[in-house]
RNA sequence: CGAGCCCGCGAGACGGUCGCGGACGCCGCAAGGCGGCCGAGGAAAGUCCGGACUCCGUAGGGCACGGUGCUGGGUAACACCCAGGCGGGGCAACCCGACGGAAAGUGCAACAGAGAGCAGACCGCCGAUGGGGAUGCGCGAACACCGCGCUCCCACAGGCAAGGGUGAAACGGUGGUGUAAGAGACCACCAGCGUCCCGGGCGACCGGGAAGGCUCGGCAAACCCCACCGGGAGCAAGGCCAAACAGGGACGGGGCUGCCCGUCCGUACGUCCCGGGUAGGCCGCUCGAGCCCUCCAGCAAUGGGGGGCCCAGAUAGAUGACCGUCGCCCGGCCCACAUCCGGGCACAGAAUCCGGCUUAUGACCGGGCUCGCAAA
Numbered sequence: 001c002g003a004g005c006c007c008g009c010g011a012g013a014c015g016g017u018c019g020c021g022g023a024c025g026c027c028g029c030a031a032g033g034c035g036g037c038c039g040a041g042g043a044a045a046g047u048c049c050g051g052a053c054u055c056c057g058u059a060g061g062g063c064a065c066g067g068u069g070c071u072g073g074g075u076a077a078c079a080c081c082c083a084g085g086c087g088g089g090g091c092a093a094c095c096c097g098a099c100g101g102a103a104a105g106u107g108c109a110a111c112a113g114a115g116a117g118c119a120g121a122c123c124g125c126c127g128a129u130g131g132g133g134a135u136g137c138g139c140g141a142a143c144a145c146c147g148c149g150c151u152c153c154c155a156c157a158g159g160c161a162a163g164g165g166u167g168a169a170a171c172g173g174u175g176g177u178g179u180a181a182g183a184g185a186c187c188a189c190c191a192g193c194g195u196c197c198c199g200g201g202c203g204a205c206c207g208g209g210a211a212g213g214c215u216c217g218g219c220a221a222a223c224c225c226c227a228c229c230g231g232g233a234g235c236a237a238g239g240c241c242a243a244a245c246a247g248g249g250a251c252g253g254g255g256c257u258g259c260c261c262g263u264c265c266g267u268a269c270g271u272c273c274c275g276g277g278u279a280g281g282c283c284g285c286u287c288g289a290g291c292c293c294u295c296c297a298g299c300a301a302u303g304g305g306g307g308g309c310c311c312a313g314a315u316a317g318a319u320g321a322c323c324g325u326c327g328c329c330c331g332g333c334c335c336a337c338a339u340c341c342g343g344g345c346a347c348a349g350a351a352u353c354c355g356g357c358u359u360a361u362g363a364c365c366g367g368g369c370u371c372g373c374a375a376a
Stems, first nucleotide, its partner, number of pairs: 001372008012326007020039003024035004041347001045358002048356005053234004065230005070084005085099001086097004100225002105223002107219002122164002124160003131154004136150005172190006191215003195210006238283004247274006253265004290309008327345006
């Protein structure tokens, strides 16, 4: 210099004007006014996992259903994170993996192909006996005709699975023995699987050895088996206050009766009361597995100690708009720089809170590492 890998930071800065939400202080009877302070994110998103919290359910156990699935650690918990093992990819840095079980059982495999599960014979190789053919050879007195034998060719019964071919996948590889041709049929070596032993590791697993048992293919985000986990609904959870209208009760009231008592009605009107509950309001609601600095333990994730800080709580939903100066990038633009001019500075946006995952994101910046080339 070129190509690449991993991790991380911020998410333009400052000032002015106008405006919005919140709690606090002061003024005001109130409506409201004034003052300073605070006011989106790394993803607030998708709502895909895991929890906190709330209500309902629940003796205990089992079945069903769902989820998770190498090992060790972390955590409130996880399908997350860290470290490691194994497998795959890459020259490498590094990346990816639902990564238990297919010698429990059931099932599945498009197309192609002869055959796809303890399979199969298309091409091919071989081919007993018998039959046919030859211009071949030998024998019989024997060049032709006849007989017998041999050799060669053709077709058929049949044998084989080495080679070709199909496929994602075809029942272990190489060499030899053997055979008509062949084949783990047999032998040697090798590979794989399982068994046993020794050593290392907490473990996943790794290294070595023995006997000589087997060649037993793939798929479990197919059923299934094994191990572990899981009660349901969700802040529109849940709780409190509570109009208006309707309902119930008491009294006033009306009838018998002119009045009182008593009794009946209680429709309308008025006053008071009642429970449930709608509109509406309040709580839940934002101080929390919190943030910053620092020390210790640990490879790390993370945990522990000390100090400091308070950091949105709206309810149809505030967090905005404009102007100025500067910054960064691109173009005009050239060998380069400066000035000037023009353009650009993402994705997006709280709604109970928190830990993750995933997805979106313009242009940069910082750190570490690998490979190649060149130079020293």
A computed fold for a 376-nucleotide RNA from an Acidimicrobiia bacterium, annotated as Bacterial RNase P class A. RNAcentral holds the sequence, with entries from ENA. NCBI's taxonomy places the organism under Bacteria, Bacillati, Actinomycetota, Acidimicrobiia. It is recorded under the gene name rnpB. Its Rfam family is "Bacterial RNase P class A". It is annotated as a ribozyme. Of the family's consensus pairs, 90% are formed in the model. The coordinates come from a structure-prediction model, not an experiment, and the mean pLDDT is 77.